[in-house]
Transfer RNA from Hathewaya proteolytica DSM 3090, 73 nucleotides, folded computationally. RNAcentral holds the sequence, with entries from Rfam. The organism belongs to Hathewaya proteolytica, within Bacteria. Model confidence (mean pLDDT): 80 of 100.
RNA sequence: GCCCACGUGGCUCAGUCGGUAGAGCGUCACCUUGGUAAGGUGGAGGUCGUCAGUUCGAUUCUGAUCGUGGGCU
Numbered sequence: 001g002c003c004c005a006c007g008u009g010g011c012u013c014a015g016u017c018g019g020u021a022g023a024g025c026g027u028c029a030c031c032u033u034g035g036u037a038a039g040g041u042g043g044a045g046g047u048c049g050u051c052a053g054u055u056c057g058a059u060u061c062u063g064a065u066c067g068u069g070g071g072c073u
Stems, first nucleotide, its partner, number of pairs: 001072007010025004019056001027043005049065005
């Protein structure tokens, strides 16, 4: 330099052939206990890496760019 894959709550990951995003773990509150742990109920937390384009509407399609991993020379 070229090619490929990936980038989504604190962590690990789903998701939609375009219609307003979910799980597990974690975290907070409460219940339960003599007190912990375990268990139960509820809550908070993400402008889907960034910028632009198409569209009535983009996490999803297109382009550029940044980052991570891998391959080739």